Predicted 3D model of a 71-nucleotide RNA (transfer RNA) from a Candidatus Woesearchaeota archaeon. Its Rfam family is "tRNA". It is annotated as a transfer RNA. Model confidence (mean pLDDT): 80 of 100. The organism belongs to Candidatus Woesearchaeota, within Archaea. The sequence is in RNAcentral, with records from ENA.
RNA sequence: GCGAUCUUAGUUAAAUGGUAUAAUACGGCCUUGCCAAGGCUGUGUCGCGGGUUCGAUUCCCGCAGAUCGCA
Numbered sequence: 001g002c003g004a005u006c007u008u009a010g011u012u013a014a015a016u017g018g019u020a021u022a023a024u025a026c027g028g029c030c031u032u033g034c035c036a037a038g039g040c041u042g043u044g045u046c047g048c049g050g051g052u053u054c055g056a057u058u059c060c061c062g063c064a065g066a067u068c069g070c071a
Stems, first nucleotide, its partner, number of pairs: 001070007010024004018054001026042005047063005
């Protein structure tokens, strides 16, 4: 320099045009003599900028970052 893949909650992942989901973490409550474990409940997320569309996390373009390959 060229190409491919990826970027979603504090963390790890799912979903792939129509209100973004789970686990874990964190907060509250229950249980217990206390802690841990367990149960219930709550909070929090689509890398950035454009385009297409009635509607974009999803499709297209650019940028940034990460990983891998080629030279």